[in-house]
RNA sequence: CGGGGUAUGGUGUAAUGGUAGCACGAAUCGUUUGGGACGAUUUAGUCUCAGUUCGAAUCUGAGUACCCCGA
Repeated sequence: CGGGGUAUGGUGUAAUGGUAGCACGAAUCGUUUGGGACGAUUUAGUCUCAGUUCGAAUCUGAGUACCCCGA
């Protein structure tokens, strides 16, 4: 420098263009003498900027970070 891939709560991982889910975690409460386990409620997210569309995590363009291949 060229090509390809990935980016979603604190972590991991889903989501045919049509309500962003699940598990773990965290907080509060209950249960217990206490802890653990269990139950209930809550918490927090689409890498960035534009475009297309009635509607974008998803499609398009540019950029950023990381990984792989080639030179």